[in-house]
RNA sequence: GGAGCCGGCCAAGCAGCCGCGUCGCGUUCGCGCGCCGAGGAAAGUCCGGGCUCCAUAGGGCAGGGUGCCAGGUAACGCCUGGGCGGCGCGAGCCGACGGAAAGUGCAACAGAAAGCAAACCGCCGAACGGUGUCGCAAGACGCGCGUGGCAAGGGUGAAACGGUGCGGCAAGAGCGCACCGCGAGUCUGGCAACAGACCGGCACGGCAAACCCCACCCGGAGCAAGACUAAAUAGGGGAACCAUGACGCGGCCCGCGUCGUUCCCGGGUAGGUCGCUAGAGCCUUGCGGCGACGCAAGGCCCAGAGGAAUGGCUGCUCACGACAGAACCCGGCUGAUCGGCCGGCUCCCGCU
Numbered sequence: 001g002g003a004g005c006c007g008g009c010c011a012a013g014c015a016g017c018c019g020c021g022u023c024g025c026g027u028u029c030g031c032g033c034g035c036c037g038a039g040g041a042a043a044g045u046c047c048g049g050g051c052u053c054c055a056u057a058g059g060g061c062a063g064g065g066u067g068c069c070a071g072g073u074a075a076c077g078c079c080u081g082g083g084c085g086g087c088g089c090g091a092g093c094c095g096a097c098g099g100a101a102a103g104u105g106c107a108a109c110a111g112a113a114a115g116c117a118a119a120c121c122g123c124c125g126a127a128c129g130g131u132g133u134c135g136c137a138a139g140a141c142g143c144g145c146g147u148g149g150c151a152a153g154g155g156u157g158a159a160a161c162g163g164u165g166c167g168g169c170a171a172g173a174g175c176g177c178a179c180c181g182c183g184a185g186u187c188u189g190g191c192a193a194c195a196g197a198c199c200g201g202c203a204c205g206g207c208a209a210a211c212c213c214c215a216c217c218c219g220g221a222g223c224a225a226g227a228c229u230a231a232a233u234a235g236g237g238g239a240a241c242c243a244u245g246a247c248g249c250g251g252c253c254c255g256c257g258u259c260g261u262u263c264c265c266g267g268g269u270a271g272g273u274c275g276c277u278a279g280a281g282c283c284u285u286g287c288g289g290c291g292a293c294g295c296a297a298g299g300c301c302c303a304g305a306g307g308a309a310u311g312g313c314u315g316c317u318c319a320c321g322a323c324a325g326a327a328c329c330c331g332g333c334u335g336a337u338c339g340g341c342c343g344g345c346u347c348c349c350g351c352u
Base pairs, nucleotide, nucleotide: 001348002347003346004345005344006343007342008341009340010339012317013316014315015314016313017312018311020037021036023034024033025032026031039323043334044333046332047331048330049329050328051222052221053220054219063218064217065216066215067214068082069081070080071079072078083097084095085094086093087092098213099212103211104210105207106206120154121153122150123149124148128146129145130143131142132141133140134139162180163179164178165177166176167175181202182200183199185198186197187196188195189194226274227273228272229271236265237264238263239262240261241260245259246258247257248256249255281300282299283298284297285296286295287294288293318321
């Protein structure tokens, strides 16, 4: 100098003027002053939690989710560290990554054969049967049709019952050996996932994003949750008063019911208020931890509306400006984003 990898951060800047919203103070009720006023994703609403109401003894079944190991956390499908596998020269990146030796099942077409073994072409053999030639015969020499051995090679397939090589053999074959693979063998290291060494000649193929098995987790609805207050109108409960009244039941008395006025109580609609933003909060420093993260001290207050604010103009500067915008809150994930800054690291080239 070039090419890359990882982590963190910023989101055009400054000034003036006008405007908008909550809150506080003042007010002559017109307004004035002061404070604060979107994001890294406020987004998608995919996952987890807080909060609220409902349900709920405990346990189980059903259903759903998660799925290498250990840790972090309020919790998670998130994060950190580690293992294993794959990719990259490397810094690094990616991974539905538990169990196929519990059971059930699946594998189209092709192929001899798709899981228990089997042999289409082929290779090897000649004891027996068959058969050819020679021979009077005994027999000899052939053939490989039956038959016996084999699975190296060919062929089919996504996949063919360990692989490669050497030895061996009639031809072959873990039949023997070396290396690799494999092992529900032993030992060692590690909390573990797992790794290493030794041993074993190989038995136990693949698929669980098929059912299933195992381990762990999960009650439902959501701020239009929910709580307080509460007119008008209608209705409910109670007390007192009033004529000892009217009406109904009744032949009459007692009694019961209905009707009036005043007051009290409770439910509840409109409306109003709360929930509502001080929080698993932010910043700095120190300590523990490889890290995610945790602890302590000090400091800070940072939108909270309810037709719903966060905008416009001017001037200057530049590298000419992306995606986008709160509505109960928080932690993640995913995907959108003009450009720029900082830190750590890798590879290549050149010079010293």